[in-house]
Notes:
A computed fold for a 76-nucleotide RNA from an uncultured bacterium, annotated as transfer RNA. It matches the Rfam family "tRNA". By type it is a transfer RNA. Its mean pLDDT, the model's own confidence on a scale to 100, is 80.

RNA sequence: GUGAGUGUAGCUCAACGGUUAGAGCACCGGACUGUGGAUCCGGUGGUUGGGGGUUCGAGUCCCCUCACUCACCCCA
Numbered sequence: 001g002u003g004a005g006u007g008u009a010g011c012u013c014a015a016c017g018g019u020u021a022g023a024g025c026a027c028c029g030g031a032c033u034g035u036g037g038a039u040c041c042g043g044u045g046g047u048u049g050g051g052g053g054u055u056c057g058a059g060u061c062c063c064c065u066c067a068c069u070c071a072c073c074c075c076a
C1' cells in the first nucleotide's frame, strides 16, 4: 500500500430499521454477619470510536475518517 473483520457502561458481551440501548462482572448503598467474604435487595454509570447522509424513525443501511486485529504485496 491492497483486502477483510472489529469498535456499544470501567471489563466481557447482547440488542428483527420501530416505545426510554440492556445483561453479567466490577463500583456505590442497604439487608444478613462479632468483622470480612459469600448470599440477597436496590442504585449509579452510555458522544453505540468521530463526522456526514438516507429514512417518519439508525447501534443497525450508505459515504468519509480514526484506532485495533488478520491476510497479502512492495522496499530494506
Stems, first nucleotide, its partner, number of pairs: 001072007010025004018056001027043005049065005